[in-house]
About this RNA
This is a predicted structure of a 74-nucleotide RNA (c-di-GMP-I riboswitch aptamer) from uncultured Sphingobium sp. The sequence is in RNAcentral, with records from MGnify. The organism belongs to Sphingobium, within Bacteria.
């Protein structure tokens, strides 16, 4: 991040399996994504447990922030 070029991922759904769940994962399928690779360290959000303060998950496709990385003009 202009214009390209190899090429990747894969939202909703639908099926199997895991979780109390949020949600993962596998196949299918493809809205979309230039880090939609990778880390929960900082807010949000969402779940379960609690009267609460708060605990233990989840979410990286909700944002910041730490890294590794393909094309590439000025």
């Nucleotide at each position: 991040g202009a214009a390209u070029a190899u090429g990747g991922c894969a939202a909703a759904c639908c099926g199997g399996c895991g979780g109390c769940a949020a949600c993962g994962u596998c196949g299918g399928g493809a809205c979309g994504c230039a880090a939609a690779g990778c880390c929960u360290c900082c807010g949000g959000c969402c779940u379960u447990g609690g009267c609460a303060g708060c605990a233990a998950g989840g979410u990286a496709g909700c944002g910041g922030g730490g890294u590794u990385g393909c094309c590439g003009a000025a």